[in-house]
RNA sequence: GAUGCGCGCCGGCAAACUUGCUGAAAGGCAAGGACGCAACACUACGGGGCUAAUGGAUCCGAUCCGAUGCCAGCCGGGUUGCCGGU
Repeated sequence: GAUGCGCGCCGGCAAACUUGCUGAAAGGCAAGGACGCAACACUACGGGGCUAAUGGAUCCGAUCCGAUGCCAGCCGGGUUGCCGGU
């Protein structure tokens, strides 16, 4: 370089659960583990949801209110990224 055959990748993330740490809790982090995910990558801007510490109210039993805490694997938005076709 040619021919034949085969293929659609290469890979990535990581639910539940378990263990440890952390936090008032929701949750988060790490290890194990995979339910799933072309955006189940990043982002708290909008909606929605979770918790209720400090605080406030109260019938003073406890209950209620309430994010400034949290959830991106609840939805939308913004940004980035992969494959195929053209």
c-di-GMP-I riboswitch aptamer, 86 nucleotides, folded computationally.
Rfam family: c-di-GMP-I riboswitch aptamer. Rfam describes the family as follows. GEMM was predicted in a large-scale screen for bacterial structured RNA regulatory elements.
Of the family's consensus pairs, 100% are formed in the model.
RNAcentral holds the sequence, with entries from Ribocentre.